[in-house]
C1' cells in the first nucleotide's frame, strides 16, 4: 500500500421482496415467602457516524470509523 468480512437493547442473536424492530439473558417494578432463590406479571432500553435513493432504508448507493482476516 491493496483486497476481502464485520458493526442492530448492557450481553449473545433474529427482522422475506426495502414498509414503520423481535427473543432469549441481565436491569427495574410487583406477586407469591418469614427472608432469600425458584416461578409467574409488567417495564425501561437499540440500528457506529455522515451523505445520497426513496412517498417509505437495519436492508439499496457513496464516505468515514473501529474490529477481525489475507497479501504485496
Nucleotide at each position: 500500500g491493496g483486497g476481502g468480512c464485520c458493526a442492530u437493547a448492557g450481553u449473545u442473536c433474529u427482522a422475506a421482496u426495502g414498509g414503520u424492530a423481535g427473543a432469549a439473558u441481565g436491569c427495574c417494578g410487583g406477586u407469591c415467602u418469614c427472608c432469600a432463590a425458584a416461578a409467574c406479571c409488567g417495564g425501561a432500553g437499540g440500528u457506529u457516524c455522515c451523505c445520497g435513493u426513496u412517498c417509505g432504508a437495519g436492508u439499496c448507493g457513496g464516505g468515514a470509523u473501529g474490529g477481525c482476516c489475507c497479501u504485496g